[in-house]
Molecule: Bacterial RNase P class A
Organism: Gammaproteobacteria bacterium
């Protein structure tokens, strides 16, 4: 000085005016319950408030216990109310590196499937070569070369995302874990770790490719619906149920003045359900700070303080000056923890690599 990796933070300031909404206080009205209404004081959108993909709280409803369905998780340990989150670690992949990615159990429990290419793709298998033998087949320089038959061979070639361990050296006709070293792989023990896991040391020539976000197995987890959840108050009109009273050619209502007519009906009270409508759940909480302590660290624990939207046609917003870098993405609707998406620009911190100079 230039490339990068990581992890916090912000997310236009400032004045003046005039609104919306919630909450307190004081005054005014309305008969009270509550409501209006004028003043003063506090509070009002996110880091994602999204998308509803996960987990949980709270509310109903079912529910002896278990078990089958079905779903979902899926290295180990740990944090959490819990979790597909987060931390630490193990092992794999990427990057010189800081770091960063991983649905990361099982494929000798069983089924299935692996296009195209290829001889073969899995009870394995011979297309080229290569090797041996054998012809009463040609040829010929008599050793050959060609053709035909029988058999051997996974070294080499070719195909293919993948081909039955890899390198070398011995062997063999050629070849091959046939046999040896060394890597890889099984298994056994031992060391170290709480465990994944490592790492030594024997020991098996060595096990039959890959797919389980295929069926499956194997371990662990899961009742359902979701604030239009639930509760409380509660009109009109219809229907109900009790008790009273009245018999019904009466009487009551309607067809707006009255009468005829016509048309429809027993009449009162009370209760209960339940519609509109209201209120309520509704914001104090697994809460925010600050500061200690106990941990690698997620977290957890004492103390101290702080109260930080609560709306339902739903408010949080206009105008104006000013200044600057000219200003993204976007708005709560029962509350909380995560994840993933979107983001104009900017600040910290901690770290990696190169180069140059001292």
């Nucleotide at each position: 000085a230039g490339a990068g990796u990581c992890g916090g933070c912000c997310g236009g300031g400032c004045a003046g005016c005039c609104g919306c909404u919630c909450u307190u206080c004081a005054g005014u009205c309305u008969u009270u319950c509550a409501g209006a209404u004028u003043g003063g004081g506090g509070g009002g959108a996110g880091g994602a408030a999204a998308g509803u993909c996960c987990g949980g709280g709270c509310u109903c409803c079912a529910u002896a216990g278990g078990g089958c369905a079905g779903g979902g998780u899926g290295c180990c340990a740990g944090g959490u109310a819990a979790c597909a989150c987060c931390u630490g670690g193990g092992c794999g992949g990427c990057g010189c590196g800081a770091g960063u990615c991983g649905a990361c159990g099982g494929a000798a429990a069983g089924u299935g499937c692996c296009a195209c290419a290829g001889a073969a793709a899995a009870u394995a298998u011979a297309c080229c070569g290569c090797c041996c033998c054998c012809c009463g087949c040609a040829u010929u320089a008599c050793u050959u070369u060609g053709g035909g038959g029988g058999g051997g061979u996974a070294a080499g070639g070719g195909u293919g995302a993948a081909a039955u361990g890899g390198u070398g050296c011995g062997g063999u006709a050629a070849g091959a874990g046939c046999g040896c070293a060394c890597c890889g792989c099984g298994c056994c023990u031992g060391u170290g770790g709480c465990a994944a896991c490592a790492c030594a040391g024997g020991u098996g020539g060595c096990a039959g490719g890959g797919u389980a976000a295929a069926c499956c197995c194997c371990a662990c987890c899961c009742g359902g619906a979701g604030c239009a959840a639930g509760a409380c108050c509660a009109a009109a009109u219809a229907g109900g149920a009790a008790c009273c009273c009245u018999u019904a050619u009466a009487g009551g209502u309607g067809c707006g003045g009255c009468c005829c007519g016509c048309a429809c009906u027993g009449g009162g009270u009370u209760c209960g359900g339940g519609u509109a409508g209201g209120u309520u759940g509704c914001u104090u909480g697994a809460g925010g700070c600050g500061c200690u302590c106990g941990g690698u660290g997620a977290c957890g624990g004492a103390c101290g303080u702080c109260c930080c939207a609560g709306a339902u046609g739903a408010a949080u917003g206009g105008c104006u000056g000013u200044c600057c870098u000219c200003g993204a993405c976007a708005g709560a609707a029962c509350c909380c923890g995560g994840c993933u998406u979107a983001c104009a620009g900017g600040c910290c911190g901690a770290c990696u690599c190169u180069c140059a100079c001292u």